Context: one part of a larger RNA
RNA sequence: CCAUGGUUAAGGAACUCGGCAAAAUCACCCCGUAACUUCGGGAGAAGGGGUGCCGCCUCGGGUGAUGGGACCCAGCUCCCGGAGCCCCGGGCGGCCGCAGCGAAUAGGUCCAAGCGACUGUUUACCAAAAACACAGGACUCUGCUGAAGCCGUAAGGCGACGUAUAGGGUCUGACGCCUGCCCGGUGCCGGAAGGUCACGAGGAGCCGUCAGCUUCGGCGAAGCGGCGAAUCCAAGCCCCGGUAAACGGCGGCCGUAACUAUAACGGUCCUAAGGUAGCGAAAUUCCUUGUCGGGUAAGUUCCGACCUGCACGAAAGGCGUAACGACUUGGACGCUGUCUCAACCAUGGCCCCG
Numbered sequence: 001c002c003a004u005g006g007u008u009a010a011g012g013a014a015c016u017c018g019g020c021a022a023a024a025u026c027a028c029c030c031c032g033u034a035a036c037u038u039c040g041g042g043a044g045a046a047g048g049g050g051u052g053c054c055g056c057c058u059c060g061g062g063u064g065a066u067g068g069g070a071c072c073c074a075g076c077u078c079c080c081g082g083a084g085c086c087c088c089g090g091g092c093g094g095c096c097g098c099a100g101c102g103a104a105u106a107g108g109u110c111c112a113a114g115c116g117a118c119u120g121u122u123u124a125c126c127a128a129a130a131a132c133a134c135a136g137g138a139c140u141c142u143g144c145u146g147a148a149g150c151c152g153u154a155a156g157g158c159g160a161c162g163u164a165u166a167g168g169g170u171c172u173g174a175c176g177c178c179u180g181c182c183c184g185g186u187g188c189c190g191g192a193a194g195g196u197c198a199c200g201a202g203g204a205g206c207c208g209u210c211a212g213c214u215u216c217g218g219c220g221a222a223g224c225g226g227c228g229a230a231u232c233c234a235a236g237c238c239c240c241g242g243u244a245a246a247c248g249g250c251g252g253c254c255g256u257a258a259c260u261a262u263a264a265c266g267g268u269c270c271u272a273a274g275g276u277a278g279c280g281a282a283a284u285u286c287c288u289u290g291u292c293g294g295g296u297a298a299g300u301u302c303c304g305a306c307c308u309g310c311a312c313g314a315a316a317g318g319c320g321u322a323a324c325g326a327c328u329u330g331g332a333c334g335c336u337g338u339c340u341c342a343a344c345c346a347u348g349g350c351c352c353c354g
Stems, first nucleotide, its partner, number of pairs: 001349008010340002014338001019335001027051005036041001038174001052095007060087004067080004071075001096100001108333007115325002120132002136172007149158003175320004180250003185247002187243005194238003200232002205227005212219002251269005278312001279309001290306005
């Protein structure tokens, strides 16, 4: 010097990203316990007091001796009686130590905020969380001789020996109050008049070949072969509607009130419709350490407000919320070698000799 333990004057978080680590709290009994609350909780809230040993008294409980009595008396019978011993408490007095749950094991607490309701689950070996799940909510698919969906080439199987109060998919995520406007685009659902339109059907017409005819230039029946128009024809798409707890979207400029400022109001352009409630410098705010208030002697964090929301916003849910959390943030008390500022001790290393 390193590791692991132990103690420390005065101070007590001044340490540090941060009380990380350590210290402190700790059992049992009694007293006593706030806001808030879903009336269960919060609660072991918080905060206090007691605890050993000896003697005396005493409540209650257990056991029940010697002895006494009863009988349709000898029975493992019944009754009275209470000695002794044991146990849990209570009261009074006394004794010792620094200290009595004398060792060991055994909550630190409170206030405020964010997120997630909760118990759970997770990155086996850097992440345990505000991520996942979750009851609850909603939409949608599925009517069963073989559901929908899924695995398999198939046979077959799961779904399910279930049947819409069932099963699958997607989103949301207890509970409370709620969940606005837009269907123009995309998706999905419905519609079938018209447009488009595949295979197929259809065969007008054209071509090759060839009997025959020929003014030798050609023409050319049937057959065979090739090409092939009109016309008919499904879904889809176009089209017409619906649908946002489907994917998604939810404006700009100018002016205006008798101080100023601001604009309830007006004008205009655009749109499918221009963001309602609630919340808001927020896990979201760039400018920004916004401004004001609180807390501190001093506060880029924190809490409460304001609203100018760069770029919140309503089931990729909005805003609240008791309880809960090895979550995150700020504050306070207690407590301490975290620190001012270091010292000593113990054990094991490192180091030296062999």
Molecule: large-subunit ribosomal RNA, domain IV
Organism: Tractidigestivibacter montrealensis